Predicted 3D model of a 61-nucleotide RNA (Fluoride riboswitch aptamer (crcB RNA motif)) from an Actinomycetota bacterium. Lineage of the source: Bacteria > Bacillati > Actinomycetota. The sequence was found by an Rfam model in a public genome assembly. It matches the Rfam family "Fluoride riboswitch aptamer (crcB RNA motif)". The literature on the family includes a 2012 paper in Science by Baker et al., "Widespread genetic switches and toxicity resistance proteins for fluoride". Of the family's consensus pairs, 100% are formed in the model.
[in-house]
C1' cells in the first nucleotide's frame, strides 16, 4: 500500500422543504414508464407517513 470484515459517521431511495419511520449504499446507493427508442406517449413533489410550497383540476364567494 492492497484487499476482506466491523464500528462510527456520511450520502443516497425520478423536481422543493421539515419531522418520523423503512430500506440502500460506502466511492457506491441513485439517475421513472410505454413504444416500431429517431420520436412520440404517461403517473408522481413522498421510498412509506403528515405538513408546508410549487404545479394541476372543479366549486363556491
Nucleotide at each position: 500500500a492492497u484487499u476482506a470484515c466491523c464500528g462510527c459517521a456520511g450520502g443516497c431511495g425520478a423536481u422543493g422543504a421539515a419531522g418520523c419511520c423503512c430500506g440502500c449504499u460506502u466511492g457506491a446507493a441513485c439517475c421513472g414508464c410505454c413504444g416500431a427508442a429517431g420520436c412520440g406517449g404517461c403517473u408522481g413533489a413522498u421510498g412509506g407517513c403528515u405538513u408546508c410550497u410549487a404545479c394541476c383540476g372543479g366549486a363556491u364567494g